[in-house]
A computed fold for a 161-nucleotide RNA from a mouse gut metagenome, annotated as Lysine riboswitch aptamer. It matches the Rfam family "Lysine riboswitch aptamer". Gene Ontology term of the family: lysine biosynthetic process. The RNAcentral record of the sequence draws on MGnify.

């Protein structure tokens, strides 16, 4: 160093259904109410407004997007997640912040359950963390050769060449 493999409720994507979102948001009307409003802020800049702004009930009409459960298709065993820094792409006058995608480094063997803390419409899920259980692998040691205690990680492990 090349290839093939393994854990098992394995990890990932895509796709139509379908519930949740929700009777919510928008819009329209009524009444209150009386000056502020329009993008995640913020600052300009523009545009609506006393011929009513934003707010509040109240009736009509009334969505969608992410996220989810199972399926079906696919691509895999650092599979694939999350931090950080940086660069492009969104929107945008700009500047930050949120999304998305690159690339570097750092952490994370895997799985489930509790707790917290974050996003989110959520008591769904998912991401950090902490605990606990269960696994898988490889070292040392005991050992009835069934197993058992301790310790490491995935650039490990196993086979072959």
């Nucleotide at each position: 160093g090349a290839u093939a493999g393994a854990g098992g409720u394995g990890c990932g994507g895509u796709u139509g259904c379908g519930a949740u979102g929700a009777g919510u948001a928008a819009c329209a009307g009524u009444u209150u109410u009386g000056a502020g409003a329009g993008u995640g802020c913020u600052u300009g800049a523009c545009u609506c407004u006393g011929u009513g702004a934003a707010g509040a009930a109240c009736u009509g009409c009334a969505a969608a997007a992410g996220g989810c459960a199972a399926a079906a298709c696919u691509g895999c065993c650092g599979a694939a997640g999350a931090a950080u820094u940086a660069g492009a792409a969104c929107a945008g006058a700009a500047g930050c912040a949120a999304u998305u995608u690159u690339a570097a480094u750092u952490c994370u063997g895997g799985u489930g359950c509790u707790g917290u803390a974050u996003u989110a419409a959520a008591u769904a899920a998912a991401u950090a963390c902490u605990g606990c259980a269960c696994u898988g692998u490889c070292a040392u040691c005991a050992u009835g050769u069934g197993u058992g205690a301790u310790g490491g990680g995935g650039a490990g492990c196993u086979a072959u060449c």